Model confidence (mean pLDDT): 79 of 100. This is a predicted structure of a 98-nucleotide RNA (c-di-GMP-I-GGC riboswitch aptamer) from a Gemmataceae bacterium.
RNA sequence: CCUCGAAAGGGCAAAACCAGGGAAACCUGGUGACGCAAAGCCAUGGGCCUUUGACCUCCCCUGGACCCGCCAGGUCAGUGGCUGCCAGGCUGCCGAAG
Numbered sequence: 001c002c003u004c005g006a007a008a009g010g011g012c013a014a015a016a017c018c019a020g021g022g023a024a025a026c027c028u029g030g031u032g033a034c035g036c037a038a039a040g041c042c043a044u045g046g047g048c049c050u051u052u053g054a055c056c057u058c059c060c061c062u063g064g065a066c067c068c069g070c071c072a073g074g075u076c077a078g079u080g081g082c083u084g085c086c087a088g089g090c091u092g093c094c095g096a097a098g
Base pairs, nucleotide, nucleotide: 002098004095005094011036012035016031017030018029019028020027021026034084040090041089042088044087045086046085047082048081049080051078052077053076054075055074056073057072
């Protein structure tokens, strides 16, 4: 020094529950610990989620038929969320063995 992780001292805190915020995803605080050596920071790329609009498709309903509409799914564009999903960037504690 390392793409390594023994020890020690510390650190963070999943689910769940409670309170508050938000239309929602989700966020903040408290309790709580499943885990974490970057589970420290940054939504930059991918991904996932939310929501709005346009368009498309199938089923059903209505209807003589068409159109419109509801529901579901998809595509595109926008809004926001997630870094404890993966990359990328910045920073960083300790030092056994190798």